Record summary:
The RNA shown here (Lysine riboswitch aptamer) has 183 nucleotides and comes from Caldicoprobacter oshimai DSM 21659. It was read from a public genome assembly, where an Rfam model found it. Taxonomically the source falls in Caldicoprobacter oshimai (Bacteria, Clostridia, Caldicoprobacterales, Caldicoprobacteraceae).
RNA sequence: AAGCAGUUUAGAGGCGCACCUUUCAAGAGUAAGCAGCUGGAGAAUACGGGGUUCGAUGAAAGCUGUCGAAAGGGGAAGGUGCCGAAGGAUGUGGUAUGUCCCCGCCAUCCACCUCCUGGGCCCUGGGUUAAGAGCCCUGGGACUGUCAUCAUUGGAAGCCAAUGAUGGAGCGCUAACUGCUUU
Numbered sequence: 001a002a003g004c005a006g007u008u009u010a011g012a013g014g015c016g017c018a019c020c021u022u023u024c025a026a027g028a029g030u031a032a033g034c035a036g037c038u039g040g041a042g043a044a045u046a047c048g049g050g051g052u053u054c055g056a057u058g059a060a061a062g063c064u065g066u067c068g069a070a071a072g073g074g075g076a077a078g079g080u081g082c083c084g085a086a087g088g089a090u091g092u093g094g095u096a097u098g099u100c101c102c103c104g105c106c107a108u109c110c111a112c113c114u115c116c117u118g119g120g121c122c123c124u125g126g127g128u129u130a131a132g133a134g135c136c137c138u139g140g141g142a143c144u145g146u147c148a149u150c151a152u153u154g155g156a157a158g159c160c161a162a163u164g165a166u167g168g169a170g171c172g173c174u175a176a177c178u179g180c181u182u183u
């Protein structure tokens, strides 16, 4: 000096990722409450079953008037932790939350296994949502970072750098460290 292995440390991609606080808009003159009218037997849960309770002293639903929110999500500012940051899918478990109670089921939340995605942006279709916002999924597009191969150019070669093309994936890449091998 080169190669291999190891795990340790540090670092890079950029409208980079996640969380917290404050504030603003929207949600919305909506929901709920109250009063009146219509209505005429059911209602209390996204759904089913059982129980219990309410209901002709008027259920559900609808209309009018009055009063009048909030959550999730979003913009801005600041802060914190970071670069599988983080996001998602299947399955398993918890029976935690959502209902007057219980069971099933559904949704949400938490944990774990496995798998997918390098990153942000734009577009199609679908889902969620009050929403033409945002988020998620499928597919596509260019861009960008990284590595490999090839070509050209410049450095004497090995190798390095720049440009271009093609391709791969973060279980990656770069640098340092340790050990081994070769010269």
Base pairs, nucleotide, nucleotide: 001182002181003180004179005178006177008176009175010174011173014083016082017081018080019079020078021077022076023075024074033066034065035064036063037062038061042054043053044052047104048103049102050101051100086117087116088115089114091112092111093110094109096108097107098106118144119143121141122140123139125137126136127135128134146168147167148166149165150164151163152162153161154160155159

Its mean pLDDT, the model's own confidence on a scale to 100, is 75.